[in-house]
Molecule: transfer RNA
Organism: Selenomonadaceae bacterium
């Protein structure tokens, strides 16, 4: 250099035919149970916007195209 696949909270996955308040589990935060830890229950906070920078579109986390990075395949 070629081909395929992904990048979304702190971590690991969702997101339907392009149309929603981006969701869920865990972690953390309060609080409840308990003598008291864990476990369970209930709640709250984190994405300033989905790797970037363009482009389509009335509308993009989805569709293009360039560029970064990670993993696999050939070589």
């Nucleotide at each position: 250099c070629g081909c395929g696949g992904g990048g979304u909270g702190g971590u690991g996955c969702a997101a339907u035919c392009g149309g929603c308040u981006a969701g869920c589990a865990u972690a953390c935060c309060g609080g409840g149970c308990u003598c008291a830890u864990a476990a369970c229950c209930c709640g709250g906070a984190g994405a300033c916007u989905u790797g970037u920078c363009a482009g389509u579109u009335c509308g993009a986390g989805u569709c293009u195209g360039g560029c970064c990075c990670c993993c696999g395949c050939a070589a």